[in-house]
Molecule: transfer RNA
Organism: Patescibacteria group bacterium
């Protein structure tokens, strides 16, 4: 330097052909259960979806560009 793809909760990921309220599972806290752990279960906390713009009535989703990161290719 070219091409491709990935970046949503602390982690490891899903989110249909743009619309309702942004989810799940492990953690993580509190409460039950226990002589006390585990395990179990019930109930919470935690997110502006990498950054800035841009198209829309509306963007996590479409477009540009810029970051970080993974693989090809020279």
């Nucleotide at each position: 330097g070219g091409g491709c793809g990935u970046g949503u909760a602390g982690c490891u990921c899903a989110g249909g052909u743009g619309g309702u309220u942004a989810g799940a599972g492990c953690g993580c806290g509190u409460c039950a259960c226990u002589g006390a752990u585990a395990a179990u279960g019930a109930c919470g906390a935690g997110g502006u979806c990498g950054g800035a713009g841009g198209u829309u009535c509306a963007a996590g989703u479409c477009c540009u560009c810029c970051c970080a990161u993974g693989c090809c290719c020279a």